[in-house]
Bacterial RNase P class A from Candidatus Flexicrinis affinis, 359 nucleotides, folded computationally. It matches the Rfam family "Bacterial RNase P class A". About the family: Ribonuclease P (RNase P) is a ubiquitous endoribonuclease, found in archaea, bacteria and eukarya as well as chloroplasts and mitochondria. By type it is a ribozyme.
RNA sequence: CAAGCGGGCGAGAGGAUCGCGGCGCGGCGUGACCGCGCUGAGGAAAGUCCGCCCUCCAUAGGGCACGGUGCGAGCUAACUGCUCGGCGGGGCGACCCGACGGAAAGUGCAACAGAGAGGUGUAUUGCCGGUGCCUGUUCGCAGGCAGCGGCGAGGGUGAAACGGUGGUGUAAGAGACCACCAGCGCCGGCAGCAAUGCCGGCGGCUCGGCAAACCCCACCGGGAGCAAGGUCAAACAGGCGCAUUGGGGCGGCCCGUCCCGCAAAAAGCGCCGGGUAGACUGCACGAGGGGCGCGGUGACGCGCUCCCCAGAGAGAUGAUCCUCCACGACAGAAGGCGGCUUAUCCGCCCGCUUGGGUU
Numbered sequence: 001c002a003a004g005c006g007g008g009c010g011a012g013a014g015g016a017u018c019g020c021g022g023c024g025c026g027g028c029g030u031g032a033c034c035g036c037g038c039u040g041a042g043g044a045a046a047g048u049c050c051g052c053c054c055u056c057c058a059u060a061g062g063g064c065a066c067g068g069u070g071c072g073a074g075c076u077a078a079c080u081g082c083u084c085g086g087c088g089g090g091g092c093g094a095c096c097c098g099a100c101g102g103a104a105a106g107u108g109c110a111a112c113a114g115a116g117a118g119g120u121g122u123a124u125u126g127c128c129g130g131u132g133c134c135u136g137u138u139c140g141c142a143g144g145c146a147g148c149g150g151c152g153a154g155g156g157u158g159a160a161a162c163g164g165u166g167g168u169g170u171a172a173g174a175g176a177c178c179a180c181c182a183g184c185g186c187c188g189g190c191a192g193c194a195a196u197g198c199c200g201g202c203g204g205c206u207c208g209g210c211a212a213a214c215c216c217c218a219c220c221g222g223g224a225g226c227a228a229g230g231u232c233a234a235a236c237a238g239g240c241g242c243a244u245u246g247g248g249g250c251g252g253c254c255c256g257u258c259c260c261g262c263a264a265a266a267a268g269c270g271c272c273g274g275g276u277a278g279a280c281u282g283c284a285c286g287a288g289g290g291g292c293g294c295g296g297u298g299a300c301g302c303g304c305u306c307c308c309c310a311g312a313g314a315g316a317u318g319a320u321c322c323u324c325c326a327c328g329a330c331a332g333a334a335g336g337c338g339g340c341u342u343a344u345c346c347g348c349c350c351g352c353u354u355g356g357g358u359u
Stems, first nucleotide, its partner, number of pairs: 001355010012324007020040008028031001042330001046341002049339005054225004066221005071085005086100001087098004101216002106214002108210002118162001124155002126151004131146006163181006182206001184203008229281004238272005246260005288307008325328001
């Protein structure tokens, strides 16, 4: 320098004018007013896919069904998340990807091609041995055709055809037998918390793939959701009650006292109407953020210190203009938090890999 890998940060900047939500202060004209000050979206606020806090309902215990998860150790409030490690796969490499328990419990599936695609199945091209016929003959035999028997080695199809290489053996062959290798199972040793790895021995000689197909095994899971829920609490119509009184005031209670009403009705008072309308809350101090130190490979934890950082309920965060630049993407809170996934113009920084060049 080029190509790449992993991680982090920013998300146009500055100014002028006019607006909007929240909070605080002030004013007088006391209104959903005016003025001033502070503050006002994101890395994903998104999808609502997981997990949790919170709230109400349900709940003795166990099981079935249904759903989810599935290598090990850890982290965390918890997780299907994250970290470190193991195994498998990809890449020269930095590094990336993996729902990664079970296929001799059972059921099922395998397009096209192919003779045959599954527990004993397959003869297409073939190899070999008899028999019969025909042709040739140097009379030893050779070739061709038909049918019978043996074979699973060579060719061919396929993603996959039931080990590989070499030899023995045979009419031809074959784990039929032997050596080595691969794989499976069992036993033992060593390393590791473990997953697992390495080494040694034995065995039948080989037993295929798919479980994000049903299924089996192990573990986990009550339901609904902030329009959850909680507090205060009217008005109109209508209904009931009150006289052996009833209601109210005198700062809470008793006595006392005062006021109103007092039998037909009306009025009055209380209750229902209704815990409704509405208001407040939940709801912004939280598994919170920044910095430093310590422990840990790391996720993370602990300690000290600093900061307060949107909060509506028709729902604010905008518009116009100027200057500059590398010309600005995806997109916007609605109870909160931790993740995952998806969308995204461009710029900067750190670490690393491969190749080339110069000194």
A source record names the gene rnpB.